[in-house]
A computed fold for a 119-nucleotide RNA, annotated as SAM riboswitch aptamer (S box leader).
Parts: sequence; structure tokens; C1' cells
RNA sequence: GCCUUAUCACGAGCGGUGGAGGAACGGGUCCUGUGAAGCCGCGGCAACCAAACCCCUGCCCGCAGCAGGAGUGAACGGUGCCAAGUCCUGCGGCGCUUCUUCGCGCCGGAAGAUGAGGG
Repeated sequence: GCCUUAUCACGAGCGGUGGAGGAACGGGUCCUGUGAAGCCGCGGCAACCAAACCCCUGCCCGCAGCAGGAGUGAACGGUGCCAAGUCCUGCGGCGCUUCUUCGCGCCGGAAGAUGAGGG
């Protein structure tokens, strides 16, 4: 980098270093010399995976075990995250408004991010 799948309206920032960018991409709109990205330190948020407990279902005569699922607590295990809803939007459909455009709302999709799994 590719495929599958779950989630994405919650939550959580200071210091040092660094010097001009950043918010994935296009368009907007923002953040930024009252100091961007990156890196380091410390702090914090969060139950995706693992581990623990418990319950349900299936396999099983039953136990054990295995598989699937719900729940509980847990952040000295593995990741992740800590401006703005994934900042908004991009493609399609529906509704409202309008002569139309524009605009607003809802639904789905695409893209992206993160986790888990896979060849």
C1' cells in the first nucleotide's frame, strides 16, 4: 500500500524545541509570529483489541472445552486520540422555500480517520 469489518454529534493540553505553516484532497471557512507542522517531556481522554468476571445461544447426553453474542469493572498489556460534528461541503435521492438559481433540513453514498482481522 490492498481487501473485509466496526465506529466516527461524546471526551481529553500544558511545557520545551522548532521556525511557517496547518485543518487528508478540491472548494469554502477557520487556526497560526499572542508562534504552524514536526520532535521531546509530562499530563489527560477513550473500552477498539488482549487479559479478568459474569450471563445468554449453539456444538455436546452432561461436565469440560470450543464458537458466537450481551454486560460489568479495569487505562502499570497493544494501539489510538486530546480546535471547530470526520470543521462544512464534494455524488445521488426526498422535503421546504423560490419563477429558477441560491439556500435550509433529512436519508443514503463516496472519500478519509482509527481499531480488529486477512492474502